[in-house]
């Protein structure tokens, strides 16, 4: 320099055009004499960025910018 892939919650990942999710984790309540397990509630996200296409974009196209991997 070129290619491939990946980027969504603190973590580990789902979601693949219709106003974003799960389990872990946290935080209040319940249970217990007290933790601990359960349980019931929340909270917590500019979807990596910018533009494009579209009525409408986490999803599609350009580009950037990081993380892997390959080839020169």
């Nucleotide at each position: 320099g070129g290619g491939c892939u990946c980027g969504u919650a603190g973590c580990u990942c789902a979601g693949u055009g219709g106003u974003a999710g799960a389990g872990c984790g946290c935080a209040u309540c319940g249970u217990u004499g007290a933790c601990a397990u359960c349980g019931a509630u929340g909270a917590g996200g500019u979807c990596g960025g910018u533009g494009g296409u579209u009525c409408g974009a986490u999803c599609c196209c350009a580009c950037c910018c990081g993380g892997g991997c390959c080839c020169a």

A computed fold for a 72-nucleotide RNA from Candidatus Berkelbacteria bacterium UBA1384, annotated as transfer RNA. Taxonomically the source falls in Candidatus Berkelbacteria (Bacteria, Bacteria candidate phyla). It was read from a public genome assembly. Rfam family: tRNA. Rfam classes the family as a transfer RNA.